[in-house]
Order: sequence, then structure tokens, then C1' cells
RNA sequence: UGAGUCGGCCAGGCGGUCGCGUCGGAUCCUUCGGGAUCCGCCGAGGAACGUCCGGGCUCCAAAGGGCAGGGUGGUGGCCAACAGCCACCCGGGGUGACCCGCGGGACAGUGCCACAGAAAACAGACCGCCAGCCUCGGCUGGUAAGGGUGAAACGGUGGUGUAAGAGACCACCAGCGCCCCAGGUGACUGGGGCGGCUCGGUAAACCCCACCCGGAGCAAGCCCAGACAGCGCACGUUCGAGACCGGCCCGGUCGAGUGCGCGGGUAGGGCGCUGGAGCCGGUCAGCAAUGGCCGGCCGAGAUGGAUGGCCGUCGCCGCGUCACUGGCAACGGAGACGCGGAACAGAACCCGGCGUAUCGGCCGACUCAUCCA
RNA sequence: GCCCCCGUAGCCCAAUUGGCAGAGGCAGGCGACUUAAAAUCGCCCGAGUCAGGGUUCGAGUCCCUGCGGGGGUA
Repeated sequence: UGAGUCGGCCAGGCGGUCGCGUCGGAUCCUUCGGGAUCCGCCGAGGAACGUCCGGGCUCCAAAGGGCAGGGUGGUGGCCAACAGCCACCCGGGGUGACCCGCGGGACAGUGCCACAGAAAACAGACCGCCAGCCUCGGCUGGUAAGGGUGAAACGGUGGUGUAAGAGACCACCAGCGCCCCAGGUGACUGGGGCGGCUCGGUAAACCCCACCCGGAGCAAGCCCAGACAGCGCACGUUCGAGACCGGCCCGGUCGAGUGCGCGGGUAGGGCGCUGGAGCCGGUCAGCAAUGGCCGGCCGAGAUGGAUGGCCGUCGCCGCGUCACUGGCAACGGAGACGCGGAACAGAACCCGGCGUAUCGGCCGACUCAUCCA
Repeated sequence: GCCCCCGUAGCCCAAUUGGCAGAGGCAGGCGACUUAAAAUCGCCCGAGUCAGGGUUCGAGUCCCUGCGGGGGUA
């Protein structure tokens, strides 16, 4: 200098002006519910988004048992919890920094493996090879070395052996299983020995194993004020209707009214509602995720839903013109003027993650190639 | 807020248990029949299955993420 990998951060600043919302204060008005004006404080995000997971909170009983159903899936740790995060192991990719992996089980069972091929999972044998027989191109038997098919063909190479052959036997290599030693908390790794054991793939097919999950959701749930009109049928009050209960059963609790149909009424206000697994800084423990301690801070609560528009100036990016400058060069640096651009998107009970969108810019660590010293 | 379903040719839809990269109808083009046209008959064209990734020998089908559309319920 070029190419690249990983991680973190920002999301224009300042001033003026016109507006909006909550809260507080003052003044005025009021039908006493509140309203108007002025002043002050505060007023969207890194994703507020998608709603893919997990929790808090509230109600159902304090959340029970079983079946069904759903989810997770290497090991250890973190966390309130998780399908998240960190570290490591194994497998794959890359020269490398580094990246990717739904990564338990196919000797519990069942299913599937199209076409091609003799044969697709118990084994069996199309061509071929060998032996025997005869009517001389067939029959019977042996074999799995060779051929071809396929994504996948019952280990590979060499030798012994044989009628021809074959783990039938031997040596080495690859894999599998068992045992022992060493390291590690563990997944696992390294070494040694034994067994001819060589018995395919698929579980993001059913299934098996281990672990986890009760249901609903702030329109949860509760309070105040106000309106209305009842009628019919069915079941029931200790011989228990019905509710919690939503897929089922058991069990438990409550229980005097309940269910269905027709008809009628309401469309207001308040609580929940934001101070929390909170943010910032320092320090300690830890490889890290994260946690402990100390100090400081308060940063939206709307309810048809506020957080915006314009102007000036500075800053950023792109293009064009002008002139300057570093270097042998490749290639850079800074300036003036003009024009243009500045994204994705927006709280609605609150958090922790994941995923996705995003004009641009900044910082840090590292790798490879080339050149110079 | 909670939950469910769908996406295949210009349009409407098939595709069995994952198995030859996909059938059919309407529309379009050409030809036959007709004096000409319609109807009818024959032939042809037209998709890479919403996008991306994964599992598998093999994906429209199975899994994950996203995009678009529709529906239910309080």
C1' cells in the first nucleotide's frame, strides 16, 4: 500500500420562531365534573418493528396426579427464565484471521430407499470363472476374485491357498466393539492390548431415551357513577344444576341458582400505569458470558392516540469546476464555489433475547499478500 | 392482543407415503372444417413451484427465517 476477518459506537449539533402531550405553578371562568390563557420541567428506538421464544405481573385454588399434546437435544458454565449468551469438544469450509452446524439414539421395533441394476438389506446370483453329465448347447452343482448399474453393492492392497474362489487363512491399512493406562469437572483426546467383528442410509419418517411445559392474557383484573322490562322452555338446591376446566380422565374447591331462546339497556370516568432482573461511573472475582461492592442519577405515559414544520448557521456524504500539495510511481492529503442527498422506522402493561430493515460515518483488535529498513 | 390457513403458467386449479424438474381447463398462436365467421377438432407456446437457507441420493411436498395475502375470536 492492497485485499479481508471480528467486535464496539453514533443515528446530525446550536440558535430563533410557530405548534402538540403529561405533570407542576399562577390568573380567570364554571353547570363544581372541569375548561381557557401564561410560565417552567420532561417528551421514542437501536431496532420502539416482526410477534419467533422466555419471564415478571394479574385472575382462575395455593397450581395437584395421570394420559394425550408441545418443546429442547455435544459438554461445562451464566441467567429470573429461554430455543438466548460465553468457553470448550467433535464434524465441515477457508492459505489465514475466522466462519458454519436442529450436534442424543439406526445391534428396542416398524416404515421408506424412485430410475437403473442380477441383487437395495433376510440375503441372493445376470454375464463371467470352475467341476460333472449328456442328445453339443444346454442341465446340475460350486464361487463371489472380474464386468457393468447406482447417491449407496456386505471393507481395501498384497500374498498363501484352491478345480475356480472367498477373512477361508496371513501381513499392513481403514472402521467397529470390549478392556487397560494417562490427561481433563466433562464432552473428549493420546497410547497399548484383544476380538475377523466388517450387520448400509434415513429419526428436519413414525418412534425410543433424557429434561422442561397447568390455562388465559392489561380488552388480564378491580372500583365508582349511570341506564333498562321482562317473557318462554329445560335442569337443579345434600338424590348437587352449574362454575374453576381450556383436549380427556381422576382428584379437589366453590356452590343456589344455572343454561338456552326472544326482547330491552349501556358505549362514561378512575386504578392497574410505570422506579425497574433500571441507567451511568469506579473497583474486585472470572478466559468470557456474568456476578459482588461503592458512589451518583430519574430518562414518555397518550386513549382516535402528543414527540412536528419552517428559517439561519456549523458539521457529514456524493458529483462537477477551479487552483494547491506529498510521493520515482501505484496512490493519496487539504481548500474555495455551485448543485444534490441524509436512511430504516415510530412507544401503548413491563422486561430479557432472537430475527429482520437501515443513507452514511467513526473507533479498536487481528490475518494474508507485496514493498522498504 | 391471541390463533389459524394459503402462495404452482397471464387467470383458475391438480400433483397418492418425498421419486422421471411438474397434469388439466380458460386465455394466446398456427392449421383443418366454412363463401366468411362462430362452435368443434388437431398441434404448439407458456412455470423452474413467493424469496433465501438447510435436511436428504433426491424437496412443490419436510425444517428454519423473511415477504405478501386471507380468515377466526374477545

Predicted 3D model of RNase P RNA and transfer RNA as a complex of 447 nucleotides.
Model confidence (mean pLDDT): 79 of 100.
Rfam match: Bacterial RNase P class A. Rfam classes the family as a ribozyme.